This is a predicted structure of a 543-nucleotide part of an RNA (small-subunit ribosomal RNA, 5' domain) from an uncultured bacterium.
Context: one part of a larger RNA
RNA sequence: GAAUGAACGUUGGCGGCGUGGAUUAGGCAUGCAAGUCGAGCGAGAACUCGAUUGUGGAGGCUUCGGCCGAAGCAAUUGAGGGACAGCGGCAAACGGGGUAGUAAAGCGUAGGUGACGUACCCUAGGGACCGGGAUAGCCGUGGGAAACUACGGGUAAUACCGGAUAACCUCGCCGACCGUGAUGGGUUGGUGAGCAAAGGUGUGAUUCCACCCUGGGAGCGGCUUGCGUGGUACUAGGUAGUUGGUGAGGUAAUGGCUCACCAAGCCUGAGAUGCCUAGGGGGUGUGAGAGCAUGACCCCCACCACUGGGACUGAGAUACUGCCCAGACACCUACGGGUGGCUGCAGUCGAGAAUCUUCGGCAAUGGGCGAAAGCCUGACCGAGCGACGCCGCGUGCGGGAUGAAGGCCCUUGGGUUGUAAACCGCUGUCAGAGGGGAUGAAAUGCGUAAGGGCAAUCUCUUACGCUUGACAAAGCCUCAGAGGAAGCACGGGCUAAGUACGUGCCAGCAGCCGCGGUGAUACGUACUGUGCGAACGUUAUUC
Numbered sequence: 001g002a003a004u005g006a007a008c009g010u011u012g013g014c015g016g017c018g019u020g021g022a023u024u025a026g027g028c029a030u031g032c033a034a035g036u037c038g039a040g041c042g043a044g045a046a047c048u049c050g051a052u053u054g055u056g057g058a059g060g061c062u063u064c065g066g067c068c069g070a071a072g073c074a075a076u077u078g079a080g081g082g083a084c085a086g087c088g089g090c091a092a093a094c095g096g097g098g099u100a101g102u103a104a105a106g107c108g109u110a111g112g113u114g115a116c117g118u119a120c121c122c123u124a125g126g127g128a129c130c131g132g133g134a135u136a137g138c139c140g141u142g143g144g145a146a147a148c149u150a151c152g153g154g155u156a157a158u159a160c161c162g163g164a165u166a167a168c169c170u171c172g173c174c175g176a177c178c179g180u181g182a183u184g185g186g187u188u189g190g191u192g193a194g195c196a197a198a199g200g201u202g203u204g205a206u207u208c209c210a211c212c213c214u215g216g217g218a219g220c221g222g223c224u225u226g227c228g229u230g231g232u233a234c235u236a237g238g239u240a241g242u243u244g245g246u247g248a249g250g251u252a253a254u255g256g257c258u259c260a261c262c263a264a265g266c267c268u269g270a271g272a273u274g275c276c277u278a279g280g281g282g283g284u285g286u287g288a289g290a291g292c293a294u295g296a297c298c299c300c301c302a303c304c305a306c307u308g309g310g311a312c313u314g315a316g317a318u319a320c321u322g323c324c325c326a327g328a329c330a331c332c333u334a335c336g337g338g339u340g341g342c343u344g345c346a347g348u349c350g351a352g353a354a355u356c357u358u359c360g361g362c363a364a365u366g367g368g369c370g371a372a373a374g375c376c377u378g379a380c381c382g383a384g385c386g387a388c389g390c391c392g393c394g395u396g397c398g399g400g401a402u403g404a405a406g407g408c409c410c411u412u413g414g415g416u417u418g419u420a421a422a423c424c425g426c427u428g429u430c431a432g433a434g435g436g437g438a439u440g441a442a443a444u445g446c447g448u449a450a451g452g453g454c455a456a457u458c459u460c461u462u463a464c465g466c467u468u469g470a471c472a473a474a475g476c477c478u479c480a481g482a483g484g485a486a487g488c489a490c491g492g493g494c495u496a497a498g499u500a501c502g503u504g505c506c507a508g509c510a511g512c513c514g515c516g517g518u519g520a521u522a523c524g525u526a527c528u529g530u531g532c533g534a535a536c537g538u539u540a541u542u543c
Stems, first nucleotide, its partner, number of pairs: 001543004006539005013393006019386002026349003030346003035090003040087002047080009059068003097304003106229008116221003121217007129163004138153006169194010199209002230276003237267003242264008279301004283294004306327005329340004357383001359382003365379001366377004396426004406417004430484001432479004439472002445466009487532005492513003498527005508515002
């Protein structure tokens, strides 16, 4: 000098864009952060309408005997309606947070997979036949303070199960050809065995949306190899599933991954093993570069989710807001027993030099579900707070000497503050008040019309109309008026800038050298000057 996720001191006008729990991976009140589909299924509350029956009795008629009979109420039943809950599907493995652990099961880079997987999506071929038994919800009876739960009855499905059909699919056996350095690679013939499905919408389905099998693709992953990737030798030996083989099990898949048997290997001074430290990279800071330091925000990868362990479901997890067990902690309790997990967004306590709102919206982008409308989305988009950083703008402009007053210095002549002020003229940035509103919005959807896809409920193109802004608000116009907006550090040398007074090795200063003991340009104050300027200094850290 440059830099920082900074902090502290003094000061503080506006805006834009960024950025903000680095310490206790310490504990957490409260709210929200993952749902959606009624076009898979049964059932269905409130409410509305209709019918029937009973009741009711306003009112009317009357030959006074009675007759007709509205509203209302109750029951039954039908239609509409669709809350709450349930079964089922998909999602919940993404998105969001953190860096505890990890020196290698990580990361980076270049490969391999003839040792592998893949829901949704795209594409190609083929298919969807016949049946069955349950179970939630519901009804009934119980237990429990609650959380919840037991028994009986009965019901549906795109839930579950059986059978059929069966391939270029899988497996076995017998071959042929191609290919590789080599293997579980590819093509193909014969034969045997095995494996599938679900409907919905609609007047109407080969056609739309779903469903089943198979091939290919895309994207995403698993495993694996080489090289690179901290410190320490005052850590020198380490290792028994250890190293290899055979066989088996297991996995999507290779493999001591696991097991039985056999052999005795394997790593190590090019640093094994141990200990300490640490997430890695793209990058970032600095530097002419080499290098050195670093890994906040953003992106990629890995890992973690109260602590430890475990599996289940699933295409995918060994699963942050799923399950089970153990533990610590906290809460509820009728003392029998239960409940919870902010390293999501806000917020709170604690510790700390120190780090924000319990905000608005799904309008945009993206995600989940859905045929769609749409619903959900603390992702995200915005607003709020903080000079925390960078950048921009302003705090006026021109004239104005009798160089006013005041201050400070003085050789008492004057000098300086200083065109500075006053005063005169002008302008209108920012802030203020009012108006107006470009743009962020294009789609989707609906309707109409025309045309195309043999046909279609599907779809494409074009035109027109309707529909969507949380938030921000430019440019522009009008009003008023210099009005509301300057400080901080320093002045001995390094280092730009000095005088006076006070103090008297005191009080104090100080980055280094060093100042201060009676004329201190170094302390304190004043005036003045210098530097930077909404900042300026200090501290810490890196180069």